Transfer RNA from an archaeon, 75 nucleotides, folded computationally. The sequence is in RNAcentral, with records from ENA. Its mean pLDDT, the model's own confidence on a scale to 100, is 80.
[in-house]
């Protein structure tokens, strides 16, 4: 300075090409409530997420522009 991947809850990871459909799905953590003497285990619940801005749109986590950070590679 070119090119490619990436960035989603406390972690991890799925959707993105194909814009909408009930709340952004799973998993493990966590919080409660169940069960047991008691703890684990198992059941049910709840929790909290689209990296930042702008732009398209009726509508964007997804399409498009810039930007930041991480990993490859050429230079």
């Nucleotide at each position: 300075g070119c090119g490619g991947g990436g960035u989603u809850a406390g972690u991890c990871u799925a959707g993105c090409c194909u814009g909408g459909u009930c709340u952004a799905g799973g998993a493990c953590g966590u919080c409660a409530g169940c069960c047991c003497c008691c703890c684990a285990a198992g059941c049910u619940g709840g929790u909290a997420g689209c990296g930042c801005g702008g732009g398209u749109u009726c509508a964007a986590a997804u399409c498009c522009c810039g930007c930041a950070c991480c990993c490859c590679g050429c230079a």